[in-house]
RNA sequence: GCCCUUAUAGUUCAAUGGAGAGAACGGCACACUCCUAACGUGCGGAUCGAGGUUCGAUUCCUCGUAAGGGCA
Numbered sequence: 001g002c003c004c005u006u007a008u009a010g011u012u013c014a015a016u017g018g019a020g021a022g023a024a025c026g027g028c029a030c031a032c033u034c035c036u037a038a039c040g041u042g043c044g045g046a047u048c049g050a051g052g053u054u055c056g057a058u059u060c061c062u063c064g065u066a067a068g069g070g071c072a
Stems, first nucleotide, its partner, number of pairs: 001071007010025004018055001027043004048064005
């Protein structure tokens, strides 16, 4: 220098172009308990950035950024 893959919650992962982007763990509150843990109920929290296509983009296209891999 070229090519490929990936980027979603604090972490690990889902979501075939379509309705409030979901789950587990973690966090907070409440309940339970003599107290703590566990269990139960509830709450908050995210689509890497900029454009484009589309009635509609997490999804498709382009460029960039970051991480990983391959070739030279």